Glycine riboswitch aptamer from uncultured Erythrobacter sp., 84 nucleotides, folded computationally.
RNA sequence: UUCGCGGGAGAGACUAGCUUCAAAGAAGAGGUUGGCGCCGAAGGAGCAACCGCCCCGGAAACUCUCAGGCAAACGGACCGCAAA
Numbered sequence: 001u002u003c004g005c006g007g008g009a010g011a012g013a014c015u016a017g018c019u020u021c022a023a024a025g026a027a028g029a030g031g032u033u034g035g036c037g038c039c040g041a042a043g044g045a046g047c048a049a050c051c052g053c054c055c056c057g058g059a060a061a062c063u064c065u066c067a068g069g070c071a072a073a074c075g076g077a078c079c080g081c082a083a084a
Base pairs, nucleotide, nucleotide: 001084002083004081005080006079007078012036014035015034016033017032018031019030020029021028037070038069039068043066044064045063046062050058051057
């Protein structure tokens, strides 16, 4: 570094249009596009304690929120175990 297993946080099951199933006096369950609000732990960017004799360079879980995310599932930095 790769693969497998286990653990693994935060934040609206917001709202409007269209639409599917269901219904036909309804209730309800989804999909999609937009709006507002929010989150930081894929990725990305910024600052620099530190590493480094100097230059070059590296560099956070801090900052930003472009990307991503805000029921569950999936994903998930990182941690443990096992294999190559």
Its Rfam family is "Glycine riboswitch aptamer". Its Rfam clan is "Glycine riboswitch clan".